Predicted 3D model of a 71-nucleotide RNA (transfer RNA) from a Candidatus Aenigmatarchaeota archaeon. Lineage of the source: Archaea > Nanobdellati > Candidatus Aenigmatarchaeota. Model confidence (mean pLDDT): 83 of 100. Rfam family: tRNA. Gene Ontology term of the family: triplet codon-amino acid adaptor activity.

[in-house]
RNA sequence: GGGCCUGUAGUCUAACGGUAGGACGUUACCCUCACAUGGUAAAAAUAGUGGUUCAAUUCCGCUCAGGCCCA
Numbered sequence: 001g002g003g004c005c006u007g008u009a010g011u012c013u014a015a016c017g018g019u020a021g022g023a024c025g026u027u028a029c030c031c032u033c034a035c036a037u038g039g040u041a042a043a044a045a046u047a048g049u050g051g052u053u054c055a056a057u058u059c060c061g062c063u064c065a066g067g068c069c070c071a
Stems, first nucleotide, its partner, number of pairs: 001070007010024004018054001026042005047063005
């Protein structure tokens, strides 16, 4: 330098173009003399920027980051 793949809460992981879900974790409350376990509830995410579309996590372009291969 060229090609390919990946990017979603703090972490892991889903989502035929049609309300972004689950688990762990965090916080609050309940339970306990207390801790742990358990129960209820809450907050928290689509790497960035454009395009197509009534509608984009999803399709397309570019940039960024990571990985693999070739030179």